[in-house]
Predicted 3D model of an 88-nucleotide RNA (c-di-GMP-I riboswitch aptamer) from Anaerosolibacter carboniphilus. The sequence is in RNAcentral, with records from Rfam.

RNA sequence: UGCCGAUAAUUGCAAACUUAUCGAAAGGUAAGGACGCAAAGCCAUGGGUCUAAGGGAAGCUCAUUCUGAUGAUUGCCAGGUUGCCGAA
Numbered sequence: 001u002g003c004c005g006a007u008a009a010u011u012g013c014a015a016a017c018u019u020a021u022c023g024a025a026a027g028g029u030a031a032g033g034a035c036g037c038a039a040a041g042c043c044a045u046g047g048g049u050c051u052a053a054g055g056g057a058a059g060c061u062c063a064u065u066c067u068g069a070u071g072a073u074u075g076c077c078a079g080g081u082u083g084c085c086g087a088a
Stems, first nucleotide, its partner, number of pairs: 004086002012037002017032006035075001041081003045078003048073003055067004
């Protein structure tokens, strides 16, 4: 230095759920809360997944249905990038 990752040390994040709030929704944010995480730090670049407002189509019309990311997710995976500790 690289790989690797402990019943070590230091430090950090925070699932479900609850409340408030934003959003059409998925979901986000804040506080509480810890299931977990050694990149569960950062980047929607590729794949996956979720949603379907506007648009388009069906429907005489309405109701409704279908389609479809430009929305969301990095705590789904890969890739990029930065980084703490040091037993075997």

The source organism's lineage runs through Bacteria, Bacillati, Bacillota, Clostridia and Anaerosolibacter.